[in-house]
Transfer RNA from uncultured Blautia sp., 71 nucleotides, folded computationally.
Lineage of the source: Bacteria > Bacillati > Bacillota > Lachnospiraceae > Blautia.
Its Rfam family is "tRNA". Gene Ontology term of the family: triplet codon-amino acid adaptor activity.
The sequence was found in a public genome assembly.
RNA sequence: GCAGGUAUGGUGCAAUGGUAACACUUCUGCUUCCCAAGCAGACAACGCGGGUUCGAUUCCCGUUACCUGCU
Numbered sequence: 001g002c003a004g005g006u007a008u009g010g011u012g013c014a015a016u017g018g019u020a021a022c023a024c025u026u027c028u029g030c031u032u033c034c035c036a037a038g039c040a041g042a043c044a045a046c047g048c049g050g051g052u053u054c055g056a057u058u059c060c061c062g063u064u065a066c067c068u069g070c071u
Base pairs, nucleotide, nucleotide: 001070002069003068004067005066006065007064010024011023012022018054026042027041028040029039030038047063048062049061050060051059
């Protein structure tokens, strides 16, 4: 330099155009003499900028970061 891939709560991961799921963590309550465990509930996320569309995490373009391959 060229090509390909990945980017989603604090963490790890799903979702092939229609309210963004689950687990752990955090917080609150219940339970317990206390703690742990358990049960119930709550908070919290689509890398960034554009385009297409009635509607975009999803499709297209660019860009940033990281990973891989080639030279």
The coordinates come from a structure-prediction model, not an experiment, and the mean pLDDT is 82.